[in-house]
């Protein structure tokens, strides 16, 4: 230039068409003399933009942005 792969909570990651979750972490309490473990509640994201398909889209389609992986050209 060309391909493939990822983008979803603070990190890491499920979720693949119909009420967005989990594990760590953060907060508040229960427990201790305290602290560390351990219980219990809770904050936090509209799923990387923007069209399109559809009653209905994080999940399908296209294009753009960013990251990574291969190839091919130049030097």
């Nucleotide at each position: 230039g060309g391909g493939c792969g990822c983008a979803u909570a603070g990190c890491u990651c499920a979720g693949u068409g119909g009420a967005a979750g989990a594990g760590c972490g953060c907060c508040a309490c229960c427990u201790u003399g305290a602290c560390a473990c351990g219980g219990u509640g809770g904050a936090g994201g509209c799923c990387g933009a923007u069209a399109g398909u559809u009653c209905g889209a994080u999940c399908c389609u296209a294009u753009c942005u960013g990251c990574g992986c291969c190839c091919a050209c130049c030097a």

This is a predicted structure of a 75-nucleotide RNA (transfer RNA) from Amphiplicatus sp. It matches the Rfam family "tRNA". Rfam classes the family as a transfer RNA. Taxonomically the source falls in Amphiplicatus (Bacteria, Pseudomonadota, Alphaproteobacteria, Parvularculaceae).